RNAcentral holds the sequence, with entries from MGnify. Bacterial large signal recognition particle RNA from a soil metagenome, 266 nucleotides, folded computationally. Its Rfam family is "Bacterial large signal recognition particle RNA". Rfam classes the family as a non-coding RNA gene. Its family is annotated with SRP-dependent cotranslational protein targeting to membrane, signal sequence recognition and signal recognition particle, plasma membrane targeting in the Gene Ontology. The coordinates come from a structure-prediction model, not an experiment, and the mean pLDDT is 77.
RNA sequence: CCGUGCUAGGCGGGGAUGUAGCGGAGCCCUGAACCCGCAAUCCGCUCUAGCGGGGCCGAAUUCCCUCUCGAGGGGUCGGACCCUCCGGGUUAGCGCGCCGCACGCGGUGUUGAAGACCGGGUCCCAUGCGGUGUCGGCCCGUGAACCAGGUCAGGUCCGGAAGGAAGCAGCCUUAAGCGGUUUCCGACAGGCGCAUUGGGGUGGCCCAGUUGGAGCCGAUGUGUAGUGGCAGCCCCGGAGAGUUCAUCUCGACGGAGGGUGCACGG
Numbered sequence: 001c002c003g004u005g006c007u008a009g010g011c012g013g014g015g016a017u018g019u020a021g022c023g024g025a026g027c028c029c030u031g032a033a034c035c036c037g038c039a040a041u042c043c044g045c046u047c048u049a050g051c052g053g054g055g056c057c058g059a060a061u062u063c064c065c066u067c068u069c070g071a072g073g074g075g076u077c078g079g080a081c082c083c084u085c086c087g088g089g090u091u092a093g094c095g096c097g098c099c100g101c102a103c104g105c106g107g108u109g110u111u112g113a114a115g116a117c118c119g120g121g122u123c124c125c126a127u128g129c130g131g132u133g134u135c136g137g138c139c140c141g142u143g144a145a146c147c148a149g150g151u152c153a154g155g156u157c158c159g160g161a162a163g164g165a166a167g168c169a170g171c172c173u174u175a176a177g178c179g180g181u182u183u184c185c186g187a188c189a190g191g192c193g194c195a196u197u198g199g200g201g202u203g204g205c206c207c208a209g210u211u212g213g214a215g216c217c218g219a220u221g222u223g224u225a226g227u228g229g230c231a232g233c234c235c236c237g238g239a240g241a242g243u244u245c246a247u248c249u250c251g252a253c254g255g256a257g258g259g260u261g262c263a264c265g266g
Stems, first nucleotide, its partner, number of pairs: 001266006009057003012030004020046005034054005063259006072250005078245004083240007093233002095230001097227002100224005105218004115211003119207004123200004128194003132189006139180004148173004156165003
């Protein structure tokens, strides 16, 4: 130096969480690196720390150490920027609302504005008319074995007779009831229609008359005086996220360097 067979060892790693601590497993990052079982109300271990059972590779591109790079994660009551929410304040300020003024615009006005006076309507009450619906009455018809009436055959009763008495059926008329139809009368009702007369009322709107003699209206544009009805901007305090900077920490993959067995044979 080569070959063969073994052993150590390897067959992913990391972050936060969790834990007395360490792993697994779940989440996240990276990466491509065996299988089966246990396991978050956890599972298994005890200081280089998963347990149990199998398989493959095997002293080097694969193991160990050092340095470096750096994905990614975590911490700071740290700085900056930005967003949201909660509470409070505020017209000295922006915005907004209300009201007024000026200019303009539109409409209207000497075929007469605003205002004033006056009369009506719309509004309320009383008094009504018509129509609709329901009910009742009037009218017609029907309608009582006996406990409605009139007349009462037959028959019954009283009487010596003459003659009387009660009274069923039938007929007639009616009561309660039932049915009908138009008109008429009355009662009740209101999501019906319409108005006479009288009274009340005077805020708005409409119409008319007298007076008056040039403005009036606008949901319109600009500017402005006042006000604070609004708390949107703004100010204060608090809370919760995000991005970025700084710093601390852990750190995969990768890169560089170094180190490292045993036995046999050639």